[in-house]
Molecule: transfer RNA
Organism: Nitrospirota bacterium
RNA sequence: UGGGGCGUCGCCAAGCGGUAAGGCACUGGUCUCUGGCUCCAGCAUUCGGGGGUUCAAAUCCUCCCGCCCCAGCCA
Numbered sequence: 001u002g003g004g005g006c007g008u009c010g011c012c013a014a015g016c017g018g019u020a021a022g023g024c025a026c027u028g029g030u031c032u033c034u035g036g037c038u039c040c041a042g043c044a045u046u047c048g049g050g051g052g053u054u055c056a057a058a059u060c061c062u063c064c065c066g067c068c069c070c071a072g073c074c075a
Stems, first nucleotide, its partner, number of pairs: 001071007010024003018055001026042004048064005
């Protein structure tokens, strides 16, 4: 430098044009002599960043950033 893949909640991870599932963790409450477990509730107006298309974008297009893989170049 070229090609490909990935980036979503604190962590893991669904979703693949119709308005962000779930698990763990965490925070309240319940239960208990206390703690854990159980049960109930809460927990991303937002998807790496900018721009664009669309009635509508995590999802499509474009540029950039970061990580991984393959190839090449210089030394």